Predicted 3D model of a 121-nucleotide RNA (SAM riboswitch aptamer (S box leader)) from a Cytophagales bacterium. Rfam family: SAM riboswitch aptamer (S box leader). Rfam links the family to the GO term regulation of gene expression. The source organism's lineage runs through Bacteria, Pseudomonadati, Bacteroidota, Cytophagia and Cytophagales. The prediction has a mean pLDDT of 80. It was read from a public genome assembly, where an Rfam model found it.

[in-house]
RNA sequence: UGCUUAUCCAGAAAGACCGAGGGACUGGGCCCUAUGAAGUCUUAGCAACCCCCCUUUACGGGACCAUGGUGCUAAUUCCCAUUCUGAUCCUGAUAACUAUCGGGACAGGAGAAGAUGAGCG
Numbered sequence: 001u002g003c004u005u006a007u008c009c010a011g012a013a014a015g016a017c018c019g020a021g022g023g024a025c026u027g028g029g030c031c032c033u034a035u036g037a038a039g040u041c042u043u044a045g046c047a048a049c050c051c052c053c054c055u056u057u058a059c060g061g062g063a064c065c066a067u068g069g070u071g072c073u074a075a076u077u078c079c080c081a082u083u084c085u086g087a088u089c090c091u092g093a094u095a096a097c098u099a100u101c102g103g104g105a106c107a108g109g110a111g112a113a114g115a116u117g118a119g120c121g
């Protein structure tokens, strides 16, 4: 760095240095921030995957957990944007008898992208 795959509505802080931005990209929102952003270091904490142990044909499950390899410690991946659905609501048109079509809101699913782990190249 590319591919595959799993998870992503939970959880978790301080100190020092530094000095203005940050919340992945783009756009629109909305937040955090001189009561110190992001970053670096130290300590602490959280607990998802892998390793290790038991079980299973396998998938999986259990246990150990904070010991090891990573990771993480504002807000749902902070929200929306692509698409599908809707026995919900609002609205416009047609029809003329309670229907059809369109637009919007809201809700749910799938997808794209991203983050992290593991495997492979």
Stems, first nucleotide, its partner, number of pairs: 001121008013043005021032003026081004044073003048070003053062003077113001082110005088105007